[in-house]
Context: one part of a larger RNA
RNA sequence: CUGGGCGUAAAGGGCGCGUAGGUGGUUACUUAAGUCGGAUGUGAAAUCCCCGGGCUUAACCUGGGAAUUGCAUUUGAUACUGGGUGACUAGAAUGUGGUAGAGGGUAGCGGAAUUUCUGGUGUAGCGGUGAAAUGCGUAGAUAUCAGAAGGAACAUCAAUGGCGAAGGCAGCUACCUGGGCCAACAUUGACGCUGAGGCGCGAAAGCGUGGGGAGCAAACAGGAUUAGAUACCCUGGUAGUCCACGCCCUAAACGAUGACAACUUGUUGAUGGGGAUAUAUAAAUCUUCGUUGACGGAGCUAACGCAUUAAGUUGUCCGCCUGGGGAGUACGGUCGCAAGGCUGAAACUC
Numbered sequence: 001c002u003g004g005g006c007g008u009a010a011a012g013g014g015c016g017c018g019u020a021g022g023u024g025g026u027u028a029c030u031u032a033a034g035u036c037g038g039a040u041g042u043g044a045a046a047u048c049c050c051c052g053g054g055c056u057u058a059a060c061c062u063g064g065g066a067a068u069u070g071c072a073u074u075u076g077a078u079a080c081u082g083g084g085u086g087a088c089u090a091g092a093a094u095g096u097g098g099u100a101g102a103g104g105g106u107a108g109c110g111g112a113a114u115u116u117c118u119g120g121u122g123u124a125g126c127g128g129u130g131a132a133a134u135g136c137g138u139a140g141a142u143a144u145c146a147g148a149a150g151g152a153a154c155a156u157c158a159a160u161g162g163c164g165a166a167g168g169c170a171g172c173u174a175c176c177u178g179g180g181c182c183a184a185c186a187u188u189g190a191c192g193c194u195g196a197g198g199c200g201c202g203a204a205a206g207c208g209u210g211g212g213g214a215g216c217a218a219a220c221a222g223g224a225u226u227a228g229a230u231a232c233c234c235u236g237g238u239a240g241u242c243c244a245c246g247c248c249c250u251a252a253a254c255g256a257u258g259a260c261a262a263c264u265u266g267u268u269g270a271u272g273g274g275g276a277u278a279u280a281u282a283a284a285u286c287u288u289c290g291u292u293g294a295c296g297g298a299g300c301u302a303a304c305g306c307a308u309u310a311a312g313u314u315g316u317c318c319g320c321c322u323g324g325g326g327a328g329u330a331c332g333g334u335c336g337c338a339a340g341g342c343u344g345a346a347a348c349u350c
Base pairs, nucleotide, nucleotide: 004321005320006319007304008303012318014201015200016199017198021194022193023192025088026087027086028085029084030083031082033081034080035077036076037075038074039073040072041071042070049065050064051063052062053061054060091191092188093187094186095185096183097182098181099180103177104176105175106174107173108172109171110154115149116148117147118146119145120144121143125136126135162169163168206247207246208245209244210243211242215241216240220236221235222234223233258317259316260315261314262313263312266295267294268293269292270291271290272289273288274287275286276285277284299306300305323350324349325348332343333342334341335340
């Protein structure tokens, strides 16, 4: 150097787009760089190895050979890889016609509920708990009826359902807009895959400026509980939660499972298209493509389990791991307004 791994033991980057690089379908001709032969030169001697010789033997000395796996030049081979030229359509993409969807953005609208306010009825309690108290209420509360305001979230439908790369997405309508899937053809002709750096997106919390503020609610205050109670329970309550713009960039960002492609027994659901049978239509049966579940076989696995949506059998590319603690710390660098993020040790210790 090669050789091992990454669902749960250490280990898949939070997710995408994509640069360099790596890698790459079928076929013909060509080239001969890689690759594989031959020849020549060189590869000092000693050493090592083999066959001999000399010291009584050995160590030691010594003759010859082999070896020196390399490099250069030259001459060939052409299967594979690479380069060049041409062709192809099975990969990929585009067009045409359909189709499902909480995919994204903006604007408008709606009803239920909570709260507050105004007015009516009405009177002594309400609220809350394990039990209470703080709290609210004769300045008329709670309850109830009518009206108004405002903010936030959208019951039922609802699903083991759908969409999205991930984060995530749910009242209704309109407009703008991304992606997917299906069918039959047509077109381009390998345009593909992966992707170090890079760029973009990225829940919640948090930060900046300006709005908004119903409910909820860190902090905080009070009441309880308790030995204490800086808690759990109760009454309040500010940031925040909401909006716009700009930051932050982290999560058990999870399928704890990187992306793409090929291959490998089955059973049974859901969901989106297409086709066929039969039929007046629908329902039904069969079938095909995509997505999403459950179970289970070979195989794999330390076991659990996974099992055509693989953790099976392979290929290409990227990321990552190498005992526990120290430590995701210190230092340095870099990003950030800050909080802090990213990168990331060692001593020492077991």
Predicted 3D model of a 350-nucleotide part of an RNA (small-subunit ribosomal RNA, central domain) from an uncultured prokaryote. The RNAcentral record of the full RNA draws on ENA and Greengenes. Its mean pLDDT, the model's own confidence on a scale to 100, is 89.